[in-house]
RNA sequence: GUCUUCGGGGAGAGGUGAAAUUCCCUGCCGGUGGUAAAGCCCACGACUUCCACGAAAAUUGGAACUGAAUCGGUGAAAUUCCGGUGCCGACGGUUAAAGCCCGGAUGGUAGAAGGC
Numbered sequence: 001g002u003c004u005u006c007g008g009g010g011a012g013a014g015g016u017g018a019a020a021u022u023c024c025c026u027g028c029c030g031g032u033g034g035u036a037a038a039g040c041c042c043a044c045g046a047c048u049u050c051c052a053c054g055a056a057a058a059u060u061g062g063a064a065c066u067g068a069a070u071c072g073g074u075g076a077a078a079u080u081c082c083g084g085u086g087c088c089g090a091c092g093g094u095u096a097a098a099g100c101c102c103g104g105a106u107g108g109u110a111g112a113a114g115g116c
Stems, first nucleotide, its partner, number of pairs: 001116006011026002014024002027100002029089002031044004039087002048064005069085005091103003
């Protein structure tokens, strides 16, 4: 360089109600790279919007947007491990407000592994 494969998890026969897997209660989940092993340190990706290219749609490139943590211990080194207590979660849909239901998505990406 090229090809192939892989590449996001999670709710309950509880309560209220006309109606909620959306509220309340209790529970559960955590993409990729870096770094002492990380959802909440740094960076990237996904969603949304805009710009360029284009007749248009798409692709590609660029920009904007982009959530959340502290205390103690061990150690050469940890906001990553161990212990405690917390916090966060795109857009559209819905008899009633959604990280966990349905949908775009049998999609796409950061990337990972392997072949040549």
Background
A computed fold for a 116-nucleotide RNA from a marine eukaryotic metagenome, annotated as FMN riboswitch aptamer (RFN element). Of the family's consensus pairs, 100% are formed in the model. The coordinates come from a structure-prediction model, not an experiment, and the mean pLDDT is 84.